[in-house]
């Protein structure tokens, strides 16, 4: 130089002019869209439905340990895997509880088998009989692998070492890792199959909900039931409230205003602890509250010359989309 | 703001309970048949199953993202 990894900030500015929204002492002055406001994927908070209460069904998460209000979020550690590396990535409990599923090929697809082959007998030979699964074949996958003894010719049949199961101990909070001993040497694969385990989960959402004003027909029809009934809570059920009542259709009338609306699990600095998310102390700021939907025009200078894009109850996370800068580490290549 | 559902041939829909060459109707092009056409009858081409990763031997069917549509909702 060049290819890459991982972290982080920024999102044109400055100044005047007039415009538009809140607040306010209503003149003056302040303040006014994001890191994603996106997706609506997950967790909550607030509000209503009984007093959310018990059970099944449904649904969600899955290695260990911490942080959080809480999570399918994040931090750090294991095991596995990917990279030369710096680092990344995991939907990471169980197939000996139990069903299923494995086209095709192969002899054979779960304790299931013998096509070739390879030994043994008997035959002239074709070929029969018995043995074997160490070799080839078939497939994604074929009775643990690799050496070696030892066999009629093999085979964990013996043996070493690996793996597997199991026990002891040390480390470590714990997943898990080392050492050693013992063992039958093995009834595989899949669970983003159905299931089992282990924890977790009322339900609907700011168009929830509260209020005030005004209007109009506390209107008609039909249907179920009848206190052992009916109504209430995603479905079912027991409990529990409330009660003459619920369904279904037909018509009117109003759709106007206030609140809910933004001081909170809050931002930012400094201290201490923590490997680290974050935790505590202190000290200081209020950073939008629109509702047919508020920040836009012109001017002049500067520049890294500006992408992706606009709040609607609020936030703590994933995920997408995207210009420009800076830090740090890693590999390659040439030179000194 | 909430919610829900779809995407396969040029065009309309199947196949969705994972098995190897992905299907049927229209439309298209070639032949027969008829005097010529339509009709009818045969045969043929036409498809990264919206896309992207991931699970499995194996995906259109399974699960994440995404991306275009369409429906409901005082």
């Nucleotide at each position: 130089g060049g290819a890459g990894u991982u972290a982080g900030c920024c999102a044109g500015g400055u100044a005047a002019u007039c415009g538009c929204u809140g607040c306010u002492u209503a003149a003056a002055g302040c303040a006014g869209a994001g890191g994603a406001a996106a997706g609506u994927c997950c967790g909550g908070g607030c509000u209503c439905c009984a007093c959310a209460g018990g059970g099944c069904a449904g649904g969600g998460u899955g290695c260990c340990a911490g942080g959080u209000a809480a999570c399918g979020c994040c931090u750090g550690g294991g095991a596995g895997g990917c990279g030369c590396g710096a680092g990344c990535c995991u939907a990471c409990g169980g197939c000996u509880a139990g069903u299923g599923c494995a086209a095709c090929a192969g002899a054979a697809a779960g304790a299931a088998u013998a096509c070739c082959g390879c030994c043994u007998g008997c035959g002239a030979a074709a070929g029969c009989a018995g043995g074997u699964a160490a070799g080839g074949g078939u497939g994604a996958a074929a009775u643990g692998g690799u050496g070696u003894g030892g066999u009629a010719a093999g085979a964990g049949c013996g043996c070493a070492c690996c793996g597997c199961a199991u026990u002891a101990c040390u480390g470590g909070u714990a997943a898990c890792a080392g050492u050693g001993g013992u063992g039958g040497c093995a009834a595989g694969g899949u669970a983003a199959a159905c299931c089992c385990c282990a924890c977790c989960c009322g339900g609907a959402g700011c168009a929830a909900g509260a209020c005030c004003a005004a209007a109009u027909a506390g209107g008609g029809a039909u249907c179920c039931a009848g206190a052992u009934g009916c109504u209430g809570c995603u479905g079912c059920c027991c409990g529990c409230a409330g009660u003459u009542g619920g369904g279904u259709u037909c018509g009117g009338g109003u759709a106007g205003g206030u609140c809910g609306c933004u001081a909170u699990a809050g931002g930012u600095g400094c201290u201490u602890g923590g490997u680290g998310a974050c935790a505590a102390g202190u000290a200081u700021c209020a950073c939008a509250g629109a509702u047919g939907a508020a920040u836009g025009a012109u001017u002049a200078c500067c520049c890294u010359c500006g992408a992706c894009a606009g709040a609607a109850c609020c936030c703590g996370g994933c995920u997408u989309a995207u210009u420009g800068c800076u830090a740090a580490c890693u590999c390659c290549c040439a030179g000194u | 703001g909430g919610g829900g559902c779809a995407u396969u041939a040029g065009c309309u829909c199947a196949g969705c309970u994972g098995g190897a060459u992905a299907g049927a109707g229209c439309a298209g092009c070639c032949g027969c048949c008829u005097u010529c056409u339509a009709a009818g009858c045969g045969g043929c081409a036409g498809g990264u199953c919206a896309g992207u990763c991931g699970u499995u031997c194996g995906a259109a069917u399974c699960g994440a993202c995404u991306a275009u549509g369409c429906c409901c909702u005082a």

Two RNAs folded together computationally: RNase P RNA and transfer RNA, 410 nucleotides in total. Its mean pLDDT, the model's own confidence on a scale to 100, is 76. It holds a member of the Rfam family "Bacterial RNase P class A". Rfam classes the family as a ribozyme. Its family is annotated with ribonuclease P activity, dimeric ribonuclease P complex and tRNA processing in the Gene Ontology.